[in-house]
RNA sequence: GCCCAACUAGCUCAGUCAGUAGAGCAUGGGACUCUUAAUCCCCAGGUUGUGGGUUUGAGCCCCACGUUGGGCG
Numbered sequence: 001g002c003c004c005a006a007c008u009a010g011c012u013c014a015g016u017c018a019g020u021a022g023a024g025c026a027u028g029g030g031a032c033u034c035u036u037a038a039u040c041c042c043c044a045g046g047u048u049g050u051g052g053g054u055u056u057g058a059g060c061c062c063c064a065c066g067u068u069g070g071g072c073g
Stems, first nucleotide, its partner, number of pairs: 001072007010025004019056001028042004049065005
């Protein structure tokens, strides 16, 4: 320099044919327990990497950029 993939909650990841985003774990609260752990219940947590475009409507489609990983030279 060229090519490919990934980027969504604190972490690991889903999200089907575009119709207003979820799970597990963790944090917090509660139950249980002499206490802790374990177990169970509940709450909260999001500018979907950034900026544009298309569309009535974008996590999803298009463009540019960024970060990370891999391949080729």
Transfer RNA from Eubucco bourcierii, 73 nucleotides, folded computationally. Its Rfam family is "tRNA". Rfam describes the family as follows. Transfer RNA (tRNA) molecules are approximately 80 nucleotides in length. The source organism's lineage runs through Eukaryota, Eumetazoa, Sauria, Aves and Eubucco. Model confidence (mean pLDDT): 81 of 100.